[in-house]
RNA sequence: AGCCGACCGGGCGGCCGCGGUUCCUGUCAUCGCCUUCGUGGCGGUGCAGGGCUGAGGAACGUCCGGGCUCCACAGAGCAGGGCGGUGGCUAACGGCCACCCGGGGUGACCCGCGGGACAGUGCCACAGAGAGCAGACCGCCCACCGAACUCCGGUGGGUAAGGGUGAAAGGGUGGGGUAAGAGCCCACCAGCGCGACGGGUGACCGCCGCGGCUCGGUAAACCCCGCUCGGAGCAAGACCGCACAGCUGGCGCCUGAAGGCUGCUCGCCUGAGUCAGCGGGUAGGUCGCAUGAGGCCACUGGCAACAAUGGUCCAAGAUGAAUGGUCGCCACCGCCAGGCCGGUAACGGCGGGCGGCAACAGAACCCGGCGUACAGGUCGGCUCGU
Repeated sequence: AGCCGACCGGGCGGCCGCGGUUCCUGUCAUCGCCUUCGUGGCGGUGCAGGGCUGAGGAACGUCCGGGCUCCACAGAGCAGGGCGGUGGCUAACGGCCACCCGGGGUGACCCGCGGGACAGUGCCACAGAGAGCAGACCGCCCACCGAACUCCGGUGGGUAAGGGUGAAAGGGUGGGGUAAGAGCCCACCAGCGCGACGGGUGACCGCCGCGGCUCGGUAAACCCCGCUCGGAGCAAGACCGCACAGCUGGCGCCUGAAGGCUGCUCGCCUGAGUCAGCGGGUAGGUCGCAUGAGGCCACUGGCAACAAUGGUCCAAGAUGAAUGGUCGCCACCGCCAGGCCGGUAACGGCGGGCGGCAACAGAACCCGGCGUACAGGUCGGCUCGU
């Protein structure tokens, strides 16, 4: 000067405030039950006080995969979506690990949306003569014509070596060859295809031989091949259930049900409904809902992802939605002043004053990933240069 990985994301205390609580207390309020009737006991709910506990590395985006729940489903196929080097890991994945291939970097290392372009179809902007069973614009060469027989102009033909356009123009270098040229021929190289041998689980690699001399790109275009996929989501879903409609039944409608005075009987008054059950599941409430593919530590296997075994720990649960505010000290950072100590000095250590205290963000059924955001800081390994 860089590359890679892991981690922290202020600490302590005082005061005030908020959510949760199958903890304790009060018995303040209220309800129910028991009662030896005493304002007694038990239980529920609310309230007050105390104890305990209360966001993140991404809680985020909701992109992918799964658990869980409900619905659907004989089997098979079509359509449609997703994925795509190889081998592993995993509950699963579009994730992770290792390797292969290609590309970048001196290097540590990084990047790849990495099946198939001789199955077929389509497309290739601009520029350019020509962009796909190539292409004569300039140039080069030959012949003929013009008064012109090397130069000039025209016509016809040959030519892909050179120029020019372009992201891309049908291999590269050298030689032969030719009117000029050209894989037209030859040698070497590159690349493609086929075959054999060796290594590897495999992707693939190494090496040898043969072939025609060379074949463009694009599949995040259709398409083909292989694998894979039912839908909706905690507002899932389950339970309890005011009111009220409806249904059923009892007793009644002047031969008086029921209610009131009044705890009971009588009496008096009002008087056509009233009582019980069923029931849908609204308002509301409870569960789902915090022990889980869980975290940490040790050890074993493995390059690793990861897995096995043992030990240990339990850690938010709101529903208008809490997890905060303020003060002090410390730590950290910036600025100012330049004090003391060590030292020749560079410099190092200790101390003073003022200010800041951050960033990204915030649970909402849970888990595994990915992606994205992030003030400031810590640690480890490695590379290059001097």